[in-house]
RNA sequence: AGUGUGUCGGGUGAUCGCGUACCGGCGUUACGGCGCCGGUCCGAGGAAAGUCCGAGCUCCACAGGGCAGAGCGCCGGGUAACACCCGGGCGGAGCGAUCCGACGGAAAGUGGCACAGAAACGAUACCGCCUGCUACGAGCGCGGCCGUGAGGUCGUGCUGGUGGUGGGUAAGGGUGAAAUGGUGGGGUAAGAGCCCACCGGCGACAUGGAGACAUGUCGGCCGGCCAAACCCCGCUCGGAGCAAGCCCAAAUAGGGGAGCGAUGAGGCGGCCCGCUGAGCUCCCGGGUCGGGUGCAGGAGGCGUCUGGCAACAGGCGUCCGAGCUGAAUGAUCACCGUGCGCUGCCUCACAGCGCAUACAGAACUCGGCUUACAGACACACU
Repeated sequence: AGUGUGUCGGGUGAUCGCGUACCGGCGUUACGGCGCCGGUCCGAGGAAAGUCCGAGCUCCACAGGGCAGAGCGCCGGGUAACACCCGGGCGGAGCGAUCCGACGGAAAGUGGCACAGAAACGAUACCGCCUGCUACGAGCGCGGCCGUGAGGUCGUGCUGGUGGUGGGUAAGGGUGAAAUGGUGGGGUAAGAGCCCACCGGCGACAUGGAGACAUGUCGGCCGGCCAAACCCCGCUCGGAGCAAGCCCAAAUAGGGGAGCGAUGAGGCGGCCCGCUGAGCUCCCGGGUCGGGUGCAGGAGGCGUCUGGCAACAGGCGUCCGAGCUGAAUGAUCACCGUGCGCUGCCUCACAGCGCAUACAGAACUCGGCUUACAGACACACU
């Protein structure tokens, strides 16, 4: 200067305040409770968060099979389970510790591949390279004829050039994220796995390994990319959720049953008269208000021993008072701690002053993942 793993994430006191439980007092009540006052005890997290996975628990559904849909996808192990964790393989990044990877199939089928480019999967060819034919003109050689000669002209052969046209090629150029294996040599008219060596891929075989896979030999077999496109293959999956669910249970209204009632129920404050005139009494069950439970001891934490490389498992010991529901868990001050800066000082130490002290917040409960986080510490490694 980094990498990995793990831990902590303020402390003490005072004052004021909030909530549950318990105790005491007062008030109220439909007798279940509720309100107020006082006291005691306790009162957020490593992520309580996102609600992304996996479970417990609860209710509903469920002969068996299939379709649809969703999730997962290298191998082995761990676990209640997982998309998590551990160990390993392969690929990629890094000098390295180490990190990252939805990491089955593109030779079953369908589809897509912008722009550019000739061409993006079925084959093709823009420039270029090679070559056949043809037209034109040039140079050189040979021969004939003409000329005293320089030379001219005709024919023919070779060489290279330009244009047209046919063929071969995929070396090279150019386009692109990607161009039909790569590099080198041989070969060829020019070229090409056409042939050879090495490398890469694929296939077969052998060896090693529990396996993913690795190594070796052989075969020119050389098939673009995309499946977090449809799809194919393999494995897994019933639904809804603590506002789940269960229990107790008013007043009023309504329901059911029994009894009484116009030969007068009931009402008009107790009785009589009088007036009035259709309900009254009891029981039962359901729902609502309300209360309880679920609900805080659990796949629990810590220590130690044993097994295992490890995740983890087992034994022993020990510890464990948030439980709210328009939803408490807070605020202020003082001192201390930690970090940074300044001053004193040559530096350290120390002292003084100033600033900072995060992210966030339970709501049935666990196991994970991911995300946020001032700062501090430990161990191992490069």

This is a predicted structure of a 382-nucleotide RNA (Bacterial RNase P class A) from a marine sediment metagenome. Of the family's consensus pairs, 94% are formed in the model. The RNAcentral record of the sequence draws on MGnify. Rfam family: Bacterial RNase P class A. The family's RNA type in Rfam is ribozyme. Its mean pLDDT, the model's own confidence on a scale to 100, is 78.